[in-house]
RNA sequence: GGCGCUGUGGCUUAGCUGGUCAAAGCGCCUGUCUUGUAAACAGGAGAUCCUGGCUUUGAAUUCCAGCUGUGCCU
Repeated sequence: GGCGCUGUGGCUUAGCUGGUCAAAGCGCCUGUCUUGUAAACAGGAGAUCCUGGCUUUGAAUUCCAGCUGUGCCU
């Protein structure tokens, strides 16, 4: 340089035939329980979905460009 893939709470992922409040596990916080911790149970906080545009009544999802990471080829 060429051709692909990837990006979603702190972490790992789901959601990608466009449709109401973006879901789950782990983690975090609070409470109950306990001599105390853990476990269990109950509740809670936390993601403008990598960035900027486009299409659409409506975009995490389509299209374009860029960025990050990664794979193959040269």
Overview
The RNA shown here (transfer RNA) has 74 nucleotides and comes from Danio rerio. Its Rfam family is "tRNA". The family's RNA type in Rfam is transfer RNA.